[in-house]
Context: one part of a larger RNA
């Protein structure tokens, strides 16, 4: 001197851009954060409303709730406890998998039985269940079929599939349809794209008042496991392996990109943004699944909370707000999906506390205001004094104009480009249908938002403080006080004229801030 996620004291006008639990990986009321597809599938209300021969029917509506099925709940979002370790960081490797996506090739015939949903019955205080019957599928199984694919003693074995919607000329029909065609979806194979698992060389704090460590421990045979190497794991066999070039131990720690700082070289740091790890009350487990050993999934055990009819249940904010507790100390129980992404869906669209906007805070950086000119009778009044006058001072007043920015009123972009309907060419195909796509019409779609932005009115009118003046260090003088009271970074001041202590005048300096306290260079 510069910095900071900063706090604490005075003080505060606007605005634009950031930022905002560093402590208790402490408990957590309440809402909300991961749903969606009727173009897979069977089933299917009620409110109201109209009509009624009073039985009832017709909209509502095949809607809403729910189920079986599918894809997605591994992404996004949060914490930083753990962990010194292939954890990350770089740079290499080979024995691996990878749903949606691209792209090739093949193919997509034909049976079959079930369980939910529902209905009867039932047990339970609840949460949740049983028992019997009834069905549907792109849910499950078995056949057939194998370009290619697995396995193989090379002789052979073994393995698939699912429709669903739009459209239509001929031909056929039980009038449903087949059939043909697009378009989505389905099986096999291969290849790519992304994404992921592993393995490796370097490189990653401190402590020797820690010198010795190790039995799956180090290698190998063999089996078993896995997506895949590999003591991963068993079971033999060898006795190895690592270590003053710091093993093992204790202690702190998330690690980078990058941030502060510095002329560098280093030191010191890992908030926000990005990339990896890791966790998800704790602490183990596996299940589905392309992927998990899974934050808002399952089980088991522990603590901690609630219900309870005492038999037994339920829960997990280190998501987004928001409570209490800690604590110097960190915000709103706000809007919207209008942009951008996500996830389902043909789509229209639903859902998104990702995200994009407010709110609230001088926490920070930046910009702008708080008037501009004139004005000496150097007014009053303070203060000071040698009593002459000095100094606050052009400062005020007074008079001339200006209106930034707040105010108020009016106008007002941009962020919106799609989708949607249409119309003209192509493409696909038997087809001027239906789909796709290029261009061109027309329809709208904004949460912020009372937007930026421009105009118009009024009137100086609504806006200046903190620290400091012995040296260090810019700034001095009066009074009080009398080793008291008190200051102070460091020397050091104060015991009766204190430029160091308190006031007050004057001055210096930074200015919406200035001081302090921390902590880093």
């Nucleotide at each position: 001197g510069a910095u900071u996620g900063a706090a604490c004291g005075c003080u505060g006008g606007c605005g634009g851009c950031a930022g905002g639990c560093c402590u208790a990986a402490c408990a957590c009321a309440u809402g909300c954060a991961a749903g969606u597809c009727g173009a897979g599938c069977g089933a299917g209300a009620a409110a109201g409303u109209c009509c009624u021969u009073c039985g009832g029917g017709g909209c509502g509506a095949g809607u809403a709730c729910a189920g079986c099925g599918g894809c997605g709940g591994a992404c996004g979002g949060g914490u930083g406890a753990g962990u010194a370790a292939c954890g990350c960081g770089u740079g290499g490797g080979a024995a691996u998998c990878u749903g949606c996506c691209c792209a090739a090739u093949a193919g997509u015939g034909g049976g079959g039985g079930a369980c939910a949903a529902c209905a009867u019955c039932u047990c339970g205080a609840a949460a949740g269940g049983g028992a019997u019957g009834c069905u549907a599928a792109u849910a499950c199984c078995g056949c057939a079929u194998a370009c290619g694919c697995c396995c193989u003693a090379c002789g052979g074995g073994g393995g698939a599939a699912a429709g669903c919607a739009g459209g239509g000329g001929a031909u056929c029909u039980u009038c449903g349809g087949a059939c043909c065609u697009u378009g989505c979806a389905c099986u096999a194979u291969u290849g790519g794209a992304u994404g992921a698992g592993c393995c490796c060389g370097c490189g990653u704090c401190g402590g020797a008042u820690u010198a010795g460590c190790u039995a799956g421990u180090a290698g190998g045979u063999a089996a078993g496991g896995u997506a895949a190497c590999g003591g991963c794991u068993u079971a033999c066999c060898u006795a190895g392996g690592c270590g003053a070039c710091g093993a093992u131990c204790c202690g702190u720690a998330g690690c980078u990109g990058g941030u502060c700082u510095g002329a560098g070289a280093g030191g010191a740091u890992g908030a926000u943004c990005a990339g990896c790890c890791a966790c998800a009350u704790c602490g183990g487990g596996a299940c589905u699944g392309a992927g998990a050993c899974a934050c808002g999934g399952c089980c088991c055990g522990a603590a901690c909370u609630c219900c309870u009819a005492c038999g037994g249940g339920a829960g997990g904010c280190a998501g987004c707000a928001g409570u209490g507790g800690g604590g110097a100390a960190u915000a709103u129980u706000g809007g919207a999906c209008a942009a951008u992404g996500g996830g389902g869906g043909c789509a229209a669209c639903c859902c998104u506390g990702a995200u994009c906007c407010a709110g609230c805070c001088a926490u920070g950086c930046c910009g702008c205001g708080u008037g501009u000119g004139u004005g000496a009778a150097g007014a009053a009044g303070g203060c000071c004094u040698u009593c002459g006058g000095g100094u606050u001072g052009u400062a005020a007043a007074g008079c001339a104009c200006u209106u930034u920015c707040a105010g108020c009123g009016a106008g007002g972009a941009g962020g919106a480009a799609a989708a949607c309907u249409u119309g003209u060419g192509g493409g696909c195909u038997a087809a001027u249908a239906c789909c796709c796509u290029a261009c061109g019409a027309g329809c709208u779609u904004g949460a912020c938002g009372u937007u930026a932005c421009u105009c118009g009115c009024a009137g100086a009118a609504g806006a200046a403080g903190c620290a400091c003046c012995g040296g260090c260090u810019a700034a001095c003088u009066c009074c009080g006080u009398g080793c008291c009271a008190g200051c102070a970074g460091c020397c050091g001041c104060g015991g009766u004229a204190a430029u160091a202590c308190g006031g007050a005048g004057g001055g210096u300096g930074c200015a919406a801030g200035c001081g302090u306290u921390a902590a880093u260079c």
Description:
A computed fold for a 521-nucleotide part of an RNA from Marinimicrobium alkaliphilum, annotated as small-subunit ribosomal RNA, 5' domain. Its Rfam family is "Bacterial small subunit ribosomal RNA". It was read from a public genome assembly. Lineage of the source: Bacteria > Pseudomonadati > Pseudomonadota > Gammaproteobacteria > Marinimicrobium. Model confidence (mean pLDDT): 87 of 100.